Overview:
RNAcentral holds the sequence, with entries from MGnify. SAM riboswitch aptamer (S box leader) from a mouse gut metagenome, 95 nucleotides, folded computationally. Its mean pLDDT, the model's own confidence on a scale to 100, is 83.
């Protein structure tokens, strides 16, 4: 770049000690312990594997485990004004 997903799921654990929620603007988490590693755990995108498919499993490779992607964002659609919807940014997975 191109595609597909994103309102569900996952911990009273261990090291660890002051930050974290992607940027900004908000809100918010955090010493009743942030990030980070480790186990755990959830999920099923890709490959294995069991199936004629549907769908299964969870062994491998990623992914994820506070709030809807926490919640708006440039632009458009909506006669205006909200709702809503596209989308834009942004993570993930396959190529």
């Nucleotide at each position: 770049c191109u595609u597909a997903u994103c309102g569900a799921g996952a911990g009273u654990g261990a090291u660890g000690g002051a930050g974290g929620g992607a940027c900004u603007g908000g809100c918010c988490c955090g010493a009743u312990g942030a990030a980070a590693u480790c186990c755990g755990g959830c999920a099923g995108c890709c490959u294995g594997c069991u199936g004629a498919a549907a769908a299964g499993u969870a062994a491998g490779g990623u992914g994820c485990u506070a709030a809807a992607u926490c919640c708006a964002g440039a632009g458009g659609a909506g006669a205006a004004a909200a709702a809503u919807c596209c989308g834009a940014a942004g993570a993930u997975g396959a190529g």